[in-house]
RNA sequence: GAUUAACUUUGGGGGUUGGUGAAAAUCCACAUCGGCGGUAAAGUCCGCGCGCAUUUAUGCUGAACAGGUUAAUUUCCUGUACCGACGGUAUAGUCCGGAUGAGAAAAGAUAAUC
Numbered sequence: 001g002a003u004u005a006a007c008u009u010u011g012g013g014g015g016u017u018g019g020u021g022a023a024a025a026u027c028c029a030c031a032u033c034g035g036c037g038g039u040a041a042a043g044u045c046c047g048c049g050c051g052c053a054u055u056u057a058u059g060c061u062g063a064a065c066a067g068g069u070u071a072a073u074u075u076c077c078u079g080u081a082c083c084g085a086c087g088g089u090a091u092a093g094u095c096c097g098g099a100u101g102a103g104a105a106a107a108g109a110u111a112a113u114c
Base pairs, nucleotide, nucleotide: 001114002113003112004111005110007108008107009106010105015030017029018028019027031094032093033084034083035048036047037046038045043082044081051060052059053058054057064080065079066078067077068076086097087096088095
């Protein structure tokens, strides 16, 4: 240094804005947020997690274009868009709840083998 095993820690952000209304952080307007790995730096590419369904191992699961720069970018820059589980409640990405949960993964240290 590599592989394997068991362990520890870390591991998701965001409206007391205005309007209408009896009532809305849910509608309308405006504002605002973006988990992990890969790859030129990614919410919208390729995968994973989360979530949902069930025969518990599988399946299903959101959204972007145009121009520019470059050796290389659907990742950067400019412009204009779009998306967001379940239960609750006036219809919710942003409130409350399951959740002091789960988790991709990251870091650390230990043992064995090479």
The RNA shown here (FMN riboswitch aptamer (RFN element)) has 114 nucleotides.
The coordinates come from a structure-prediction model, not an experiment, and the mean pLDDT is 84.
The sequence was found by an Rfam model in a public genome assembly.
It matches the Rfam family "FMN riboswitch aptamer (RFN element)". About the family: The RFN element is a highly conserved domain that is found frequently in the 5'-untranslated regions of prokaryotic mRNAs that encode for flavin mononucleotide (FMN) biosynthesis and transport proteins.